[in-house]
RNA sequence: GGGGGCGUAGUUCAGUUGGGAGAACAUUCGGUUCGCAACCGAAAGGUCGGGGGUUCAAAUCCCCUCGCCUCCA
Numbered sequence: 001g002g003g004g005g006c007g008u009a010g011u012u013c014a015g016u017u018g019g020g021a022g023a024a025c026a027u028u029c030g031g032u033u034c035g036c037a038a039c040c041g042a043a044a045g046g047u048c049g050g051g052g053g054u055u056c057a058a059a060u061c062c063c064c065u066c067g068c069c070u071c072c073a
């Protein structure tokens, strides 16, 4: 320098025929208990790495770019 993959909640990830942004764990609150844990219920938490484009509509398609991994030179 070139090819490929990954980047989504605090963490691990799902979501890729373009249309509701989600799960588990963690956190907070409530229930249960003498209390804790466990269990049950609820809530909060996201510029979908960043920018631009296409579209009525983009996590998803296209371009540029940043970081990490990997292969080639």
Base pairs, nucleotide, nucleotide: 001072002071003070004069005068006067007066010025011024012023013022019056027043028042029041030040031039049065050064051063052062053061

Model confidence (mean pLDDT): 84 of 100.
Transfer RNA from an Endomicrobiia bacterium, 73 nucleotides, folded computationally.
Its Rfam family is "tRNA". From the family's description: Transfer RNA (tRNA) molecules are approximately 80 nucleotides in length.
The RNAcentral record of the sequence draws on ENA.
The organism belongs to Endomicrobiia, within Bacteria.